[in-house]
Context: one part of a larger RNA
RNA sequence: UUGGGUUUAAAGGGUGCGUAGGCGGACUCAUAAGUCAGUGGUGAAAUCUUGCAGCUUAACUGUAAAACUGCCAUUGAUACUGUAAGUCUUGAAUUUAGUUGAGGUAGGCGGAAUGUGUUGUGUAGCGGUGAAAUGCAUAGAUAUAACACAGAACACCGAUUGCGAAGGCAGCUUACUAAGCUAUAAUUGACGCUGAUGCACGAAAAGCGUGGGUAGCGAACAGGAUUAGAUACCCUGGUAGUCCACGCCGUAAACGAUGAUUACUCGUUGUUGGCAAUACAUCGUCAGCGACUGAGCGAAAGCAUUAAGUAAUCCACCUGGGGAGUACGUUGGCAACAAUGAAACUC
Numbered sequence: 001u002u003g004g005g006u007u008u009a010a011a012g013g014g015u016g017c018g019u020a021g022g023c024g025g026a027c028u029c030a031u032a033a034g035u036c037a038g039u040g041g042u043g044a045a046a047u048c049u050u051g052c053a054g055c056u057u058a059a060c061u062g063u064a065a066a067a068c069u070g071c072c073a074u075u076g077a078u079a080c081u082g083u084a085a086g087u088c089u090u091g092a093a094u095u096u097a098g099u100u101g102a103g104g105u106a107g108g109c110g111g112a113a114u115g116u117g118u119u120g121u122g123u124a125g126c127g128g129u130g131a132a133a134u135g136c137a138u139a140g141a142u143a144u145a146a147c148a149c150a151g152a153a154c155a156c157c158g159a160u161u162g163c164g165a166a167g168g169c170a171g172c173u174u175a176c177u178a179a180g181c182u183a184u185a186a187u188u189g190a191c192g193c194u195g196a197u198g199c200a201c202g203a204a205a206a207g208c209g210u211g212g213g214u215a216g217c218g219a220a221c222a223g224g225a226u227u228a229g230a231u232a233c234c235c236u237g238g239u240a241g242u243c244c245a246c247g248c249c250g251u252a253a254a255c256g257a258u259g260a261u262u263a264c265u266c267g268u269u270g271u272u273g274g275c276a277a278u279a280c281a282u283c284g285u286c287a288g289c290g291a292c293u294g295a296g297c298g299a300a301a302g303c304a305u306u307a308a309g310u311a312a313u314c315c316a317c318c319u320g321g322g323g324a325g326u327a328c329g330u331u332g333g334c335a336a337c338a339a340u341g342a343a344a345c346u347c
Stems, first nucleotide, its partner, number of pairs: 004318003007301002012315001014201004021194003025088004030083002033081002035077008049065006091191001092188004096183005103177007110154001114150008125136002162169002207248006216242002221237004259314006267292009277282001296303002320347003329340004
C1' cells in the first nucleotide's frame, strides 16, 4: 500500500459556515471525452512461460511459439458516466398564515436569603466539633425588632420538559434579533450532499492584561485540632479568584466516549409542539424528546426507525505496550501554554 476498522479493545475533528475537490433527482435529443468492440502499426534482444532439441543427467545452451497485460492511429457501438441544448417536480429553497421555546443581545424592575452599618430591647455567653480549641463577646456579642446600604444568585413552578451548531441557556418585563415546526396552496426549477486548506464560534472551568466591583464562597497563606508524623481530610480566619466592561487564551470525561447527509427496515408505551377528524372521550398525521422489546448486528455488555441493522456519498482518524503527546524544529500566544509531532532504547 491493499485489506480491516473507529460506543466500551488503538481510532469521530469541540462545533458550525464554507473554498478547492469528490459525489449527485426524473425525461428527451445531440455528441462520442471516459467506456466497449474490430482492424493496422509499434511494444529491441536477453529474461519469464510452454513445446522440441543439444551437452551421459542437471544446471546450462539452442530453437520455435506464446507473452510483453502497454502506447499510437483508424473504423464502429451508445447502455452507463461526462459534455451541450431543452423540459419536469418528487430533492432544495422562497412566499403566505399560524404557532412554540431557560435561543441570543441590550436596558429596566422585583422579592427571599446573606453580610455590614445605625438605633431599640436584652444579658452572659456565642460559635464550632466525633470531642475540642483557635475565633467572637461586659468597649455589651449571640438572639430579637425597625431602618438603611451592598454584591451575588434567582426557592416553589421544574419535568426522562423545552431551546440552541456546539460550548451552553432558568426571577419578571421591554426593545431589537435569530431559529424550528405545522398547514394550505403558490413560486423558482436540482439551485443539492459532503468538505482538505481557511474563517467564525468556543459566554465550561481555570488562567492572563487594563479598569471597576467584592456580599457570600474561597486556591495560596495563618492559626486551632487530629496524628507516630499530617506540608491533608475537620474547625476559625482569609488573599487571588469567583462578578462587570473590553481584549487575550482555545483547551475539557468539549461525552451519546457514537462525524455529516440520504433512503429502506416488526411492534408496545409515555410525553412536548402543531394540524385534522369525529365528538366528550378517543383516534389519525407531521416534527421532536424518552422507556421497553423483536428481526438483524455485536467479542460481549448491549444497539435496535434518535441503529451500533441494510445500503450509498464525502470528510476526519487508527495500526502492539512503554519511551511520549516527550525531544527538536516551526507556527500562534503578553505569559501560562496550545497546535504540529519523531527517534534511539526497551518489553
The part of an RNA shown here (small-subunit ribosomal RNA, central domain) has 347 nucleotides and comes from a metagenome. Model confidence (mean pLDDT): 84 of 100. The RNAcentral record of the full RNA draws on SILVA. Rfam family: Bacterial small subunit ribosomal RNA.